[in-house]
This is a predicted structure of a 349-nucleotide part of an RNA (small-subunit ribosomal RNA, central domain) from an uncultured bacterium. Its Rfam family is "Bacterial small subunit ribosomal RNA". Model confidence (mean pLDDT): 89 of 100.

Context: one part of a larger RNA
């Protein structure tokens, strides 16, 4: 390479939008590039394959045949691809009812807890730990009780509960405003799927001005433990958490499982919608979409997965090919820098 694979051996891009590209429902029609037959014309010759022949025989070497799987021309066909042009409605989009959600963004409000800060009450300890000690406290501390001040989070409802593309979302309440889903089947008519580059979006930490700091806390100070303790326990604590506006661009970004489609027992919970029946809050039965559990075929090295497949297939991307050097180095490119993408090679086993 060709093949074989990607949950856990190597290996799914973090997420999404979509350019070229690949593929692409159903039917009638035409064309004839792709395909399929006929035919002509070349495919030199040696070589090769079959057949016979000459050097005793082989190797060599002569003769006949094939074949050269190509290519041009030309004559037909139209079943598929491809084009064109008319139809169709299951894909796919809309429309219109209609319920559900921490889904996004923006203003507003709310209580409980922590700290500080002022006043009372009150008098020796508080704290803290395995045990203490460093700190706090007679300049009145813990402790309680009224008042205030300010940040940050939002108990209990909570739920293998909902929403989102991930990343993530949870007090109340208003305003914009994004998807999904059931129901109807009225409108479009193939308007799909995937997606190289692009692009947008992407926890935490960091980074930059400039606010903001209540609590917690890298770092750093001290107490302590220990041979020793640059550490696990302790008392403090600073960036940082918060907010605005820019950057970064990464994770165990995990389901260690790309996207979409269609199909292959069954049980059982459990959200969100129809639909029928029982008089019903509610039960049964039955449909869609979601979400967990079990489990048959079937996969699998087992582990296990099993209609939310890791089963059977089919399009289209991404990525793996022994371990170490190495996610290094060198270029590029992107960043304000930390660094991120891209990514070898000698040597070694």
């Nucleotide at each position: 390479c060709u093949g074989g694979g990607u949950g856990u051996a190597a290996a799914g891009g973090g997420a999404g939008c979509g350019u070229a590209g690949a593929c692409g429902g159903u039917u009638g029609u035409g064309c004839a590039a792709g395909c399929c037959a006929g035919a002509u014309g070349u495919g030199a010759a040696a070589g090769c394959c079959c057949g016979g022949g000459g050097c005793u025989c082989a190797a060599c070497c002569c003769c006949g045949g094939g074949a050269c799987u190509g290519c041009a021309u030309u004559u037909g066909g139209a079943a598929c691809u491809g084009c064109g042009u008319g139809g169709c409605u299951u894909g796919a989009g809309u429309g219109u009812c209609g319920g559900a959600g921490a889904g996004g963004c923006a203003g507003g409000c709310g209580g409980a807890a922590u700290u500080c800060c002022u006043a009372g009450u009150g008098u020796a300890g508080c704290g803290g730990u395995g045990a203490a000690a460093u700190g706090c406290g007679u300049a009145g501390a813990u402790a309680u009780u009224a008042g205030g001040a300010g940040g940050a989070a939002c108990a209990c409802c909570a739920g293998u509960g909902g929403c989102g593309a991930a990343g993530g979302c949870g007090g109340c309440c208003u305003g914009c405003u994004g998807g999904a889903c059931g129901a109807u089947g009225a409108c479009u008519g193939a308007c799909g799927u995937u997606g190289a580059g692009g692009c947008u979006c992407g926890a935490a930490a960091g980074c930059g001005u400039g606010g903001g700091g209540a609590g917690c806390a890298a770092a750093c100070a001290g107490g302590a433990u220990u041979a020793g303790a640059u550490a696990c326990c302790c008392u403090g604590g600073u960036a940082g958490u918060c907010c605005a506006c820019g950057c970064c661009g990464u994770a165990a970004a995990c389901g260690a499982u790309g996207a979409c489609u269609a199909c292959u027992a069954g049980g059982u919970g459990u959200c969100g919608g129809g639909u029928a029946g029982c008089a019903a809050a509610g039960c049964u039965a039955u449909u869609c979409g979601g979400u967990g559990c079990c489990g048959c075929a079937g996969c699998a090295a087992a582990c296990g997965c099993a209609a939310u497949a890791a089963g059977u297939a089919g399009u289209c991307c991404a990525c793996c090919u022994g371990g170490g050097g190495a996610g290094u180095a060198c270029g590029u490119u992107c960043g304000c820098a930390a660094g991120a993408a891209u990514g070898a090679a000698a040597c070694u086993c």